[in-house]
RNA sequence: CGAGGCGGCGAGGCGGCCGCCGGCGGUGGCGACAAGCCUUCGGGUUCGUCGUGGCCGCGGGAGGAAAGUCCGGGCUCCACAGGGCAGGGUGCCGGAUAACGUCCGGUGGGGGUGACCUCGAGGAGAGCGCCACAGAAAACAGACCGCCCGCGCGAGCGGGCAAGGGUGAAACGGUGCGGUAAGAGCGCACCGGGGGUCCGGCAACGGGCCUCGCACGGCAAGCCCCACCCGGAGCAAGACCGAGCAGGGGGCAGCCGGGGAAACCCGGCAGGGGUGGCCCGCCCCAGUCCCCCGGGUUGGUCGCUAGAGCCGGCCGGUAACGGUCGGCCCAGACGAAUGGUCGCCGCCCGCGCGGGGGCAACCCCGCGCGGGAGACAGAACCCGGCUUACGACCGCCUCGAACC
Repeated sequence: CGAGGCGGCGAGGCGGCCGCCGGCGGUGGCGACAAGCCUUCGGGUUCGUCGUGGCCGCGGGAGGAAAGUCCGGGCUCCACAGGGCAGGGUGCCGGAUAACGUCCGGUGGGGGUGACCUCGAGGAGAGCGCCACAGAAAACAGACCGCCCGCGCGAGCGGGCAAGGGUGAAACGGUGCGGUAAGAGCGCACCGGGGGUCCGGCAACGGGCCUCGCACGGCAAGCCCCACCCGGAGCAAGACCGAGCAGGGGGCAGCCGGGGAAACCCGGCAGGGGUGGCCCGCCCCAGUCCCCCGGGUUGGUCGCUAGAGCCGGCCGGUAACGGUCGGCCCAGACGAAUGGUCGCCGCCCGCGCGGGGGCAACCCCGCGCGGGAGACAGAACCCGGCUUACGACCGCCUCGAACC
């Protein structure tokens, strides 16, 4: 210098001018009400309260992804969310966590010369299903070309073989030696594999030894099986107040037993409504609840931001993370504000000058001139992740070439 790998940091700073949205304080205007006061008894008005728009001052005002809304949780309501079925999700092992499909550390497989990266990594000896094309054959094996033996003048016929050729994503272990008519785990060695045992490890798993000639391919991003997890809806949750239409119509109605003079009460069954898949269970039920039709309102307050919070130190842990101490307060809007412009500094590139380092290629610092860039994108109940979008800088590491 080139080509890569991993990680970190920030998301420009300050000032002037012009603006935007909340909060607090002050000020004066308008409107309504009006204790008091005045009154010609119609009313008027200082103080006060409320509403509204204005001005002044102080203080605050987006992100690393606020995004996609893909997972997980908090919170709220419905039973303090309960049982079963269905359905969905996750899937090597250990840990972290409020939880996760996330993260950390390991194991195993795969890729890369390497730094390093990556995995949809349970089960195919429970069952069913599927395996295109090609090929002889795609799963109780079988034989297209071929090889060998015998017979036949020959075409060929009978038998043996599965080593070789060829097909395919995949061909019933692989390589080699022996063996044989040719061959074949037929025999042997090594590799692979099954079973047993011992050792190491919490475990996934790894290693050693013994044994078995191999004992029936693959697919579960096909059904399925196994283990574990999951109730539903969502801040338009939910609570309160106000305004307005209407006090309208319908769902709406039972049976049995007991007590009582009766009104009625208790129990059971049936029925209706709620629990947003179904069944059970639970809650409510003669109506003032709820639902449908009809008619109306589309206002205000709370929830609403102090929280699994942020920053720093120390301790434990390989790490994710946890503990502790100190400091800090950091948007809460409701069609939704956080912007524009100018100057200086900063950043990048080129050229020139000066200084320094090095044997050198070259590098570093400072100054001047000229030029350039400033991306992706906007909170809407709040957090933890994932994914996607995007521009700049820095550090460490790997490989290669050239030069000194």
This is a predicted structure of a 404-nucleotide RNA (Bacterial RNase P class A) from a Myxococcota bacterium. A source record names the gene rnpB. Rfam family: Bacterial RNase P class A. By type it is a ribozyme. The organism belongs to Myxococcota, within Bacteria.